[in-house]
RNA sequence: GCCCCUAUCGUCUAGCGGUUAGGACACUACUCUUUCAAGGUAAAAACACGGGUUCAACUCCCGUUGGGGGCGCCA
Repeated sequence: GCCCCUAUCGUCUAGCGGUUAGGACACUACUCUUUCAAGGUAAAAACACGGGUUCAACUCCCGUUGGGGGCGCCA
């Protein structure tokens, strides 16, 4: 340099054009307990960025950025 894959709550992850964007753990509040832990209930929290297509985009296309991989170059 070229090609391929990838990006969703704090973390891990579901989603295959019309979802209120779901789950687990963590955090917070309450509860339970003599106390702590564990348990129970509740709440908060996310679509990397910019364009395009579409009546409608987290989802499809293009580009940028980050991450991963393959090939090449470096005589």

Source information:
A computed fold for a 75-nucleotide RNA from a bacterium, annotated as transfer RNA. The coordinates come from a structure-prediction model, not an experiment, and the mean pLDDT is 83. Rfam family: tRNA. By type it is a transfer RNA.